[in-house]
RNA sequence: GCGUCAGUAGUCUAAUGGUAGGACCUUAGCCUUCCAAGCUAAUGAUCUGGGUUCGAGUCCCGGCUGACGCA
Numbered sequence: 001g002c003g004u005c006a007g008u009a010g011u012c013u014a015a016u017g018g019u020a021g022g023a024c025c026u027u028a029g030c031c032u033u034c035c036a037a038g039c040u041a042a043u044g045a046u047c048u049g050g051g052u053u054c055g056a057g058u059c060c061c062g063g064c065u066g067a068c069g070c071a
Base pairs, nucleotide, nucleotide: 001070002069003068004067005066006065007064010024011023012022013021018054026042027041028040029039030038047063048062049061050060051059
């Protein structure tokens, strides 16, 4: 330099173009003599800039970051 793949919450991981979900973590409550475990609830996310579309995490283009391959 070229090509392929990936980017979603603090972490991991889902999501036929139609309400962004789950688990762990955190916080609060219940339970317990206390702690742990357990139960309930809450907070928190689509890498970035455009385009297509009534509607984009998803489709298209550019950029950024990472992994791999070729040279």
Transfer RNA from an archaeon, 71 nucleotides, folded computationally. Its mean pLDDT, the model's own confidence on a scale to 100, is 82. It matches the Rfam family "tRNA". By type it is a transfer RNA.